[in-house]
């Protein structure tokens, strides 16, 4: 020096006009002045929460979730560190190192299934071979167990293979999502027909419990009707940065220091110069993936280029 | 914004407990029949089972991701 692999982190940059949402001031009339204004994934909603509600948020069952062992991290996790042990891949050495994968309980509870091949797929049994015992033996051949090889396959009687089948063993689990939930305004109005004896509440079932209704009829179900406005929840957080401690890390602590989008059919752009990097002979073109909607911690997946850091392989050089 | 469903041949749909098995109607092609066309008879083709990966001996089906599609969910008691 190339080149693969893993990982962090960057992911146009400065300036000028014009316009858009939010604050703060000022004038006070719709105008001046300051400030701030997307991302590591804001995606997919796969997983934990936090934060609201369900007119008790009872108990059983059923049912879904997780999975080697220790040990820590964290609010919590199916997340994450570290250290072991098993398996299965590669590669040096040649039964041990390395790298690299693993949804890696449990097939001595019970159930299912095992195509095709194969003599037999877990129930019983002998397709080839040939050993030794006994009967008969000139010689072939015959009996009944035994122990081994062959062949077929993923698996061959062994603790046979599948639990990302059912199950079974710890362990945990209530739903439902900001369109959740509160407050106001508005409209002749949740107004008017229709079904029904049972109906709703924890939602798959039963048991209790409550609470409304039984024809003047329910907070049930079905057509239907009326407004499609504000305002709060809403951005200060398990928050960012530094820096020093502790720890092997994952992450704690302890100080200092900042305020960083809150929009509502949805604003964070456009255009112009300069430079920077790519595509081209030029002239000229382009700047990954992609864009917020309670809000946070985490997997997954998309990502043009770069930079660092590590560890392999190969080549020069000393 | 949450939340739930499907994705098999051009269409529309089966497809049990993972293997016999990738099938059926219509559509299409071809060949009978007819003087010709339809009906009707006879053969046929045509599929990554959305895509990708796992588990297994073996996957349309089980599990994971990733892609299209289709649905409900505002407010007024």
């Nucleotide at each position: 020096a190339a080149g693969g692999c893993a990982a962090a982190c960057c992911g146009g940059a400065u300036g000028g006009u014009u316009g858009c949402u939010c604050c703060c001031g000022g004038u006070u009339u719709u105008c001046c002045g300051g400030g701030a204004g997307a991302g590591g994934a804001a995606a997919g909603u796969c997983c934990g929460a936090a934060c609201a509600c369900c007119g008790a948020a009872g108990g059983g069952c059923a049912g879904c979730g997780u999975a080697g062992c220790c040990c820590c991290c964290u609010a919590a996790c199916u997340g994450g560190a570290g250290g072991c042990c098993c398996u299965c891949c590669g590669g040096c050495a040649g039964u041990g190192c390395c790298g690299g994968a693993g949804a890696g309980g449990a097939u001595c509870a019970g159930a299912g299934c095992c195509a095709c091949a194969g003599a037999g797929a877990c129930g019983a049994g002998u397709c080839c071979u040939g050993g030794g015992a006994c009967c008969c033996u000139a010689a072939a051949g015959g009996u009944a167990a035994c122990a081994g090889g062959g062949g077929u396959g993923a698996a061959a009687c062994g603790c046979g293979g599948c639990a990302a089948u059912c199950u079974c063993u710890a362990c945990g689990c209530g739903g439902u999502g900001c369109a959740a939930g509160g407050c106001c305004a508005a409209a002749u109005a949740g107004a008017g027909g229709a079904g029904g004896a049972g109906a709703g509440g924890c939602u798959g079932c039963c048991c209790g419990c409550c609470u409304c209704g039984c024809u003047u009829g329910a907070a049930c179900u079905c057509c239907g009707g009326g407004u499609a406005g504000g305002c709060u929840g809403c951005u200060u957080g398990a928050g960012g940065c530094c820096u020093g401690c502790g720890g092997c890390a994952a992450c704690g602590c302890a100080g200092g220091u900042c305020c960083c989008a809150g929009a509502u059919a949805a604003a964070u752009a456009a255009c112009c110069a300069u430079c920077a990097c790519c595509c081209g002979a030029a002239a000229g073109g382009g700047u990954a993936c992609a864009g917020a909607a309670u809000u946070c911690g985490g997997c997954u997946u998309a990502c043009a280029g770069g930079u660092u850091u590590g560890c392999c392989u190969u080549u020069c050089c000393g | 914004g949450g939340c739930g469903g499907c994705g098999u041949a051009g269409c529309u749909c089966a497809g049990g407990u993972g293997g016999c098995c990738a099938g059926a109607g219509c559509a299409c092609g071809c060949g009978g029949u007819u003087c010709a066309u339809a009906c009707c008879c006879g053969c046929g083709g045509a599929g990554u089972c959305g895509g990708g990966g796992g588990u297994u001996c073996g996957a349309a089906g089980c599990c994971c991701u990733c892609c299209g599609c289709c649905g409900c969910c505002a407010c007024c008691a």